[in-house]
Molecule: transfer RNA
Organism: Patescibacteria group bacterium
């Protein structure tokens, strides 16, 4: 330099172009407990890497940039 692939919550991740982007762990609050752990209940946490485009509608399709991984030279 070229090709492929990935980027979604603090972490791991789900989602056929179509309802308010879901879940587990972690966190916070409450319950329980002598106090913790475990367990139970609830709450908060997302510009879906940045920008642009296509579409009635984009996490998903297209272009470009950024970053990670792999391959070829």
């Nucleotide at each position: 330099g070229c090709c492929u692939u990935c980027g979604u919550a603090g972490c791991u991740u789900a989602a056929u172009g179509g309802a308010u982007a879901g879940a587990g762990c972690a966190a916070u609050u409450g319950g329980c407990u002598u106090c913790g752990a475990a367990c139970c209940a609830a709450u908060a946490g997302g510009u879906u890497g940045g920008g642009g485009g296509u579409u009635c509608g984009a996490g998903u399709c297209c272009c470009u940039c950024c970053g990670g991984a792999g391959g070829c030279a």